[in-house]
């Protein structure tokens, strides 16, 4: 820089109090065991591989991922309006891949 981000996919062991990126607010997960590490398994198909022959298929080598939309909001615009919400769109930030 480009593309995607409401789909999908967890068991065991060690460990022992936090975790959901960061800040704030909210809402959640968590001693019926958080983070982290290890083993095994799985999901997906960005790159690569093979076939096809230009688009599709197979498989899974390099990554990635396996609570909740990237958990939601924060900035801007539109509609509604009880003036604070609600709904939608976009941006910013972030994640992953190339």
């Nucleotide at each position: 820089u480009u593309a995607u981000c409401a789909a999908g996919a967890a068991a065991g062991g060690c460990a022992g109090a936090g975790g959901g990126a960061u800040c704030a607010g909210g809402c959640c997960c968590u001693g019926u065991g958080a983070a982290g590490c290890c083993u095994u398994g799985g999901c997906a198909a960005c790159c690569g591989u093979c076939a096809u022959a230009u688009u599709u298929g197979a498989a899974a080598g390099g990554u990635g991922c396996c609570a909740a939309a990237u958990c939601c909001u924060g900035c801007c615009c539109u509609a509604u309006u009880u003036u604070a919400u609600u709904a939608g769109g976009g941006a910013a930030a972030g994640a992953u891949a190339a």
Predicted 3D model of a 98-nucleotide RNA (SAM riboswitch aptamer (S box leader)) from a marine sediment metagenome. The sequence is in RNAcentral, with records from MGnify. The coordinates come from a structure-prediction model, not an experiment, and the mean pLDDT is 84.